Small-subunit ribosomal RNA, central domain from a Candidatus Berkelbacteria bacterium, 351 nucleotides, folded computationally. The coordinates come from a structure-prediction model, not an experiment, and the mean pLDDT is 86. Rfam family: Bacterial small subunit ribosomal RNA.
Context: one part of a larger RNA
């Protein structure tokens, strides 16, 4: 707990769905609760403001007067807002039809090159390694080299400053089943909307459970080197693990360090997807809409770098979070997890 703020200074929740709440496009009537004016009750009394007045002044005192604010009744107003009927529509949402692009997701299935290892030829002393060696491997025939098998994981080139998904993410090739998106018709519904406290679901890697795979890589580890040492960096090896089914975990610099939605305010290049139009035998090219992806840049904002029609600019709505360092994203305490831990989330005491 006001009020300033949240790319980088403390701060956008890792996405998303959605409950209540909060907010809401045009338009007519009704209503009159929010609003609004007036009338009146009350809001004791003193005290405080204004005015007079009395103790010489003053302080004190007294008289008169106005209330502010809040509550109650009555009368009225009806522009915005609420309620209640009812219309409205290329102006928000959704639908239909045409059309189009994609590494969107889920299963099957299949394919090539390299790697391993196996077997079988040929062939002989080397071979890997390093800055430089060794530690290794090799006359039980290594490496090299044909040939055949097997086996596991990833998919060169196309590849990009490209694409597609909310986000994490996503890439050999065909195949089924599936989700959202884009243009263009303006046909249909007629505000259905927007945002979401809580809640659910989704969520890289790394770890966990159970059962399988295990080629290459590779924490741990174990050996060789450097080194003053060397629990590293280099090098030989190598479990777990990465791989798959199913269950869990629930975090990341989950980054755009940038919450969604919507209006609005120079332009300029390049490119993705469609459309229209020129133009052409057709395709480019070019002009133009419209949805993205990026690179500059006017105004303007910024503390500064820097953002700059996908804004960090000018504005509405809703919702998260911040409020000085350390102790601490920790204790306790509760929820969640098999664990590991997660999620809430302080203080004392210090500077």
């Nucleotide at each position: 707990u006001u009020g300033g703020g949240c790319g980088u200074a403390a701060a956008g929740a890792a996405c998303a769905c959605g409950u209540a709440g909060g907010c809401g496009g045009c338009u007519a009537c009704g209503u009159a609760a929010g609003u609004c004016a007036c009338u009146u009750u009350u809001u004791a009394a003193a005290u405080a403001c204004c005015g007079c007045a009395g103790c010489u002044c003053a302080a004190c005192u007294g008289c008169g007067g106005g209330a502010c604010u809040g509550a109650g009744a009555g009368u009225g107003a009806u522009a915005c807002u609420g309620c209640g009927u009812g219309g409205c529509u290329u102006a928000g949402a959704g639908g239909u039809c045409a059309c189009c692009a994609g590494g969107g997701g889920c299963a099957a299935g299949c394919g090539g090159a390299a790697u391993a290892u196996g077997c079988g030829g040929u062939g002989u002393a080397g071979g890997a390694g390093u800055g430089a060696a060794a530690u290794c491997c090799g006359u039980u025939g290594a490496u090299a080299u044909c040939g055949c098998a097997u086996a596991g994981a990833a998919c060169a080139c196309c590849g990009a400053u490209g694409g597609c998904g909310a986000a994490g993410g996503c890439a050999g090739c065909u195949u089924g089943c599936u989700a959202g998106g884009g243009u263009g018709a303006a046909u249909c519904u007629g505000a259905c909307g927007c945002u979401g406290a809580g809640g659910u679901g989704u969520g890289a890697a790394a770890g966990c459970g159970u059962g399988g795979g295990g080629a290459g890589c590779g924490a741990a580890c174990g050996g060789g080197a450097u080194u003053a040492g060397a629990u590293a960096c280099c090098c030989c090896g190598g479990u777990a693990g990465u791989c798959c089914a199913c269950g869990c975990c629930g975090u990341a610099a989950a980054c755009g360090a940038u919450g969604c939605a919507g209006a609005c305010u120079a332009g300029c290049u390049a490119u993705c997807a469609g459309g229209a139009g020129u133009a052409u035998c057709g395709a480019c090219c070019c002009u133009u809409c419209u949805u993205g992806u990026a690179g500059c840049g006017a105004a303007g904002c910024u503390a500064a770098c820097g953002c700059g029609u996908g804004a960090a600019g000018u504005c509405u709505g809703c919702c998260g979070c911040c409020u000085g360092g350390g102790a601490a994203g920790u204790a306790c305490g509760g929820c969640c997890g098999c664990a590991a831990g997660g999620c809430u989330a302080a203080a004392a005491c210090u500077c």